[in-house]
Molecule: transfer RNA
Organism: Methylococcales bacterium
RNA sequence: CGCGGCGUAGAGCAGUCAGGAAGCUCACCGGGCUCAUACCCCGGAGGUCGUGGGUUCAAAUCCCACCGCCGCUA
Numbered sequence: 001c002g003c004g005g006c007g008u009a010g011a012g013c014a015g016u017c018a019g020g021a022a023g024c025u026c027a028c029c030g031g032g033c034u035c036a037u038a039c040c041c042c043g044g045a046g047g048u049c050g051u052g053g054g055u056u057c058a059a060a061u062c063c064c065a066c067c068g069c070c071g072c073u074a
Base pairs, nucleotide, nucleotide: 002072003071004070005069006068007067010026011025012024013023020057028044029043030042031041032040050066051065052064053063054062
C1' cells in the first nucleotide's frame, strides 16, 4: 500500500441486514429495608450514536470522504 472487522452513556454491549419513540447489564446518585454495611426493592441522572458531507418527510441505520483501534496479506 491492499483487504476485513470495530467505533452507540463512566465500563461492557444490543439496535444497522429490512430507515420511523436511543435501549440492556454493571457502575454512579437519591429513597426504602437493616442497629449498621452488603444483598434485595423503587426511582433518577448521564448520549453532537467516531468526524464531515449527501439522499430522504424522516438516518445510529443507506451513500461518499476522512479519523482512530484491532486483525489478515505482501